[in-house]
Context: one part of a larger RNA
Molecule: small-subunit ribosomal RNA, 5' domain
Organism: uncultured Gemmatimonadota bacterium
Order: sequence, then structure tokens, then C1' cells
RNA sequence: GGACGAACGCUGGCGGCGUGCCUAACACAUGCAAGUCGAACGAGGACCAGAGAGCUUGCUCUCUGUAGCCGAGUGGCGGACGGGUGAGUAACACGUGACUAACCUGUCUUCGGGCGGGGGACAACCUGGGGAAACCCGGGCUAAUACCGCAUAAAGUCCAUGGUUCACAUGAAUCGUGAAUGAAAGAGGGCCUCUGCUUGCAAGCUCUCACCCGAAGAGGGGGUCGCGACGUAUCAGCUAGUUGGUGGGGUAACGGCCUACCAAGGCUACGACGCGUAGCGGGUCUGAGAGGACGACCCGUCACAUUGGGACUGAGAUACGGCCCAGACUCCUACGGGAGGCAGCAGUGGGGAAUAUUGCGCAAUGGCCGAAAGGUUGACGCAGCGACGCCGCGUGUGGGAGGAAGCCCUUCGGGGUGUAAACCACUGUCAGGGGGGAAGAAACUCGGUAGCGCGAAUAGUGCUACUGACUGACGGUACCCCCAGAGGAAGCGCCGGCUAACUCCGUGCCAGCAGCCGCGGUAAGACGGAGGGCGCAAGCGUUGUUC
Repeated sequence: GGACGAACGCUGGCGGCGUGCCUAACACAUGCAAGUCGAACGAGGACCAGAGAGCUUGCUCUCUGUAGCCGAGUGGCGGACGGGUGAGUAACACGUGACUAACCUGUCUUCGGGCGGGGGACAACCUGGGGAAACCCGGGCUAAUACCGCAUAAAGUCCAUGGUUCACAUGAAUCGUGAAUGAAAGAGGGCCUCUGCUUGCAAGCUCUCACCCGAAGAGGGGGUCGCGACGUAUCAGCUAGUUGGUGGGGUAACGGCCUACCAAGGCUACGACGCGUAGCGGGUCUGAGAGGACGACCCGUCACAUUGGGACUGAGAUACGGCCCAGACUCCUACGGGAGGCAGCAGUGGGGAAUAUUGCGCAAUGGCCGAAAGGUUGACGCAGCGACGCCGCGUGUGGGAGGAAGCCCUUCGGGGUGUAAACCACUGUCAGGGGGGAAGAAACUCGGUAGCGCGAAUAGUGCUACUGACUGACGGUACCCCCAGAGGAAGCGCCGGCUAACUCCGUGCCAGCAGCCGCGGUAAGACGGAGGGCGCAAGCGUUGUUC
């Protein structure tokens, strides 16, 4: 000199963009943060319409009906993403390169094929019971894209066998034959051409969305190896599933991953083992570079979710807002028993030098669900608070005296503050007041028309184009215009040398200063004040850390 997620002191006008618990991975009140689908399913409730009954004559009850609505239930998809934190981890965690002849993959894309025919349940609901509650137990009814058989199997899997090609380490790919195994689900709209009948409906036709099997792709993930990668030798030896083999098990898959047996190996001064510290990388800061220090925000990745352990479901699990067990803690209790997990967003206590609102909105972008309309989303978009940082702007401009007053100095002549002020003439940024501004952020979506595709179809529906309508949290914000009037807006540090900037007074080795050298004991340019000056400026200094 630079830098900072900073803090502290004094001071503080505006805006833009960023950024904000570095400490207790301490404990958490309250609200919200993951739902969605009625175009998978049955039943219920309120409402509407119609019919009937009762009477109190405008209400009640019963039945039927279609479409929409509602909170539960079955079922599907999503809750493995997104969001947080850095405790642990010195490890194939991470980075990079390669390998997988050792693997998996829901959704998505392309292609090929299929979607036949049956069955039995369980919630909801009704009912009985237990319990303070959480909730639990028994009986009965019922639907499905829930569940289970059967059929079908081109393809697939697996076994046997024969051939070809490739690789060479077990092997891989492919073709043929035989045996075994082995799938599914419907829903909605429209129509009457075909089929059926009850002539407007269907199990028919058609469109759309779903379902099953297989192949390939995209994207994602698992596994293996090489290299890189903190300190400590005041840690020198470490190791029994340890190192290897065989058999078996397990996995999507290789493997001592697990197990039985056999062998006695394996690592190590190129630092094993131990201890300490630490998430890692892209990067950030600094530096001419080499290097050093760091890893906040943003991006990638890993690990974790009160502590420890465990599995289930699933294409996928560290399963933060899932389950079970144990521990600590908190809460409820009728004392029998239950409930909970902010390292999500806000917020509270505590700790600390120190770090924000219990805000608005799903309008945009993105995620999930849905055919869609749409729903949801503390992701996100915004607003609020903090000079915490960077950047920009302002606090006025021109004129104005041999030069007011005040203050300071003085050799008493004068000098300084100082064109500074007053005063004159202007300007109008920002702040203030008034008005405009539905700006941009908007594309989607819905309706209409046209074309093309499917189709028997001038139904319908998918795509494209044109056109009309609707949708903004921020926000009456940005921006623009007008009004007024210099009005509302400057401080902080320093002035002995390093180091730019000097005098007076006070003090008298006192009080004090100080980064180093050092100042202060009666004229102190170094202490305190004043005048003046120097340097930065909405900041200026100090402290801390780092180059």
C1' cells in the first nucleotide's frame, strides 16, 4: 500500500447494485415452508331443479336428477428435487484422467408389439366396545387405473446345445434349435357411418389422455483404478477379515462385501500406524511473478438433519418437515399412557465485539400435480432494516474590499482567517409539494376464424397462423412535467522525524502522548486548549486478520 461476511469511536444528505450469526451442529413459543389429481374409485355433506307428503303458507321431511362445490377415505404421481448447515471426514470425500468383458435407471424421446377373460378382498360407511387423550379392538357392506390367479409371448430373461465373429483374463457379440419362465387398466369428449338394441344410448365407431412388454437414445446414478492433495518422528513400527486362495452367500454389479476352510501374508523413513487440524473444488485476496493466505456470497460436489442404531417403501433414500428401537431434553396427562425435534423462512431466549422483518406476491422464472382450466411452492420475485461494501450524485454557481466584524498572532507598523462572509446577479441536481405515468417486465391462457392431420363426418380433437379478451406482488414505484426557494444536507484524522502540514497559551518527568525513534523536570512545533494549516470526505480514524 491492498483486501475484509468485520467490529469499535466520532459523524452522517440521496440513490443504484450487492451483502448481513464468522460465536452455541445451544435450546426453541407461534405462523408458514409439499402437495396435487373427481378425466382412477365408491360413499357422504351442503346447494340447485323436479315430484310427493306434512302443516304453522313458507318452512320442514322424503325421493329422483344432472353439472359444479366441500372436508375426509381408497388409488396414482410427487414428498430422494428444491431449501439449510459444516458437526463429522486426511478419505478414492474432493479435483482430474481413464475403465466398467462387473452395473442400474421412474419420468422424457424414437421405434416395434400388445391391451383377452375371471376372482376375492380392504378402507371410507354402518355398528358394538375400550381410552382423559393419542388412538385402538371386534362385527357387517362396497368400488377401482388397488390386489390375485388364468390366457397370450413376436421380443425379453434363463438353461441346454450347435455355428460365426471379436477379444484374450475369466469372456463378449450374434445366428439357429429345444425346454422353462413370464405383462397389462382403464378414463374422458364427440358421433350414429358400420354392429347391437329399448332410435338415442351402448361394451359400436372415432379423437385425446392413460396401461403392459421389448429395443435404442437422452439425461441421471452406482462401482473400480492412476495422479494430485495440511501439520507433527517429542507418534516407528502397524495389521487376524488382517493379505491372498477355494467353496458358498449377498448385491443392479465387481470385490474379504459377508461366511466356512486353507495358506501366511499385507503396509512402512518416497513416513505406515498414531495424534492434531480441516468439508473439497471452481475460485477469492495479495503479489511484477514465483509464491503465500483464504474457501463468506455465487456455481459444482460431499457429509449431516436432537444423539446412537435399524430396516421398510420405492426407479431412486444422509429418507431435514417418513417409520421402528434406545438415550438425553421439553410438553400434555384423568398417572394407565401419550406428543415433539427451525443446521427450511421469519421470529424468541442464550452466547457474543457483532450480523436484519414473526413483511408482500405466486405477476415473472423454475419445481411438483393435473388432459386442461388451475392448485401449490418462505424455491423464487420483491419490499423492509444496517454507510457493512462498491459505484454514482449533492451539500450550490459567477461577481464581490488593499480587505467589515469577531477570533488568532504581532517587532504594535501590521499580518492571518480571506473572496471567505455580507452584498449583487443567477442556477435548480437531490430532498420537499403538485400532476401525469395502469410504461417495460406478458409470454402463456381462454374465445373466434382459417389452414393442415386423424376421422364416414360440415361431430370432435391435435398442431400452426391471424384476431378479440384476461392476468403485476413490486407500486402510484421507475421515469417525465410543473411549483417554490440557496433554501434542508460536512465531518473526521493529523501537523517532532519517518510523513504533507506551526504558532500562542496552559502544564511543569505532573497531567499526559506514543506505530518505531522517543516527547514532558518553566519559553514543549511531540501533553491539553485555541488560531492557522495539511490530508481524505458521507465518511474519517482505531482495532483485528491476511498478502